[in-house]
RNA sequence: AAGAGACAAAGCCACACCCGUCGCGAGGCGGGGCCGGAAAGCCGCGGGUCUUGGCGACGAGACAGCCGGGGCGCCUCC
Numbered sequence: 001a002a003g004a005g006a007c008a009a010a011g012c013c014a015c016a017c018c019c020g021u022c023g024c025g026a027g028g029c030g031g032g033g034c035c036g037g038a039a040a041g042c043c044g045c046g047g048g049u050c051u052u053g054g055c056g057a058c059g060a061g062a063c064a065g066c067c068g069g070g071g072c073g074c075c076u077c078c
């Protein structure tokens, strides 16, 4: 370096739900909370689900804790 995540160590994040706030909405942000996570850190590239506009053709958005992929990274083992 590659591979792996069993034994550790130091840490990290924060499901649902509640409060506030932004948004037409999916949902985002902050605080509480803590189901879980070995990348539950990042990227909307592919798939998927969801929202929204439209008669339609189509368009605009959301979700990275749905899956795949890409980049970076802590420790340990071999």
Stems, first nucleotide, its partner, number of pairs: 003077003012037002017032006035065001042070002045068003048063006